[in-house]
RNA sequence: AGGGCUAUAGCCAAGCGGUAAGGCAAGGGACUUUGACUCCCUCACGCACAAGUUCGAAUCUUGUUAGCCCUGCCA
Repeated sequence: AGGGCUAUAGCCAAGCGGUAAGGCAAGGGACUUUGACUCCCUCACGCACAAGUUCGAAUCUUGUUAGCCCUGCCA
């Protein structure tokens, strides 16, 4: 310098144009003498950033940022 992959909540992670699943964790409750287990409920302006296309974008396009990998160049 060129190319590829990844970025979704505190953590893991699904989703591939029609308004974001699930699990863990956390909080509350039931149960229990207490705790654990189990069950129920709750949980957030969570889609890396900016612009564009579209009636509608996490999803498509462009650029940028960060991380990882491959190739090349110099030393």